[in-house]
About this RNA
The RNA shown here (transfer RNA) has 73 nucleotides and comes from an uncultured Erysipelotrichaceae bacterium. The coordinates come from a structure-prediction model, not an experiment, and the mean pLDDT is 82.
RNA sequence: GGACGAUUAGCUCAGUUGGGAGAGCAUUUGCUUGACGUGCAGAGGGUCAGCGGUUCGAGUCCGUUAUCGUCCA
Repeated sequence: GGACGAUUAGCUCAGUUGGGAGAGCAUUUGCUUGACGUGCAGAGGGUCAGCGGUUCGAGUCCGUUAUCGUCCA
């Protein structure tokens, strides 16, 4: 220098054909317990890596930048 892949909640990850941003764990509140733990029911938490474009509409499609990984030279 080139090719490919990844980037979504504090962590690990889903998101199928472009149409409501989600799960588990964690945090927190209440119930349960003599207490802790377990269990049950809620709640909070998101610039979908950045910028631009296409579209009525983008996490999803296109371009570019950044970071990380693999491979080639």
Its Rfam family is "tRNA". By type it is a transfer RNA. Rfam's curators write: Transfer RNA (tRNA) molecules are approximately 80 nucleotides in length.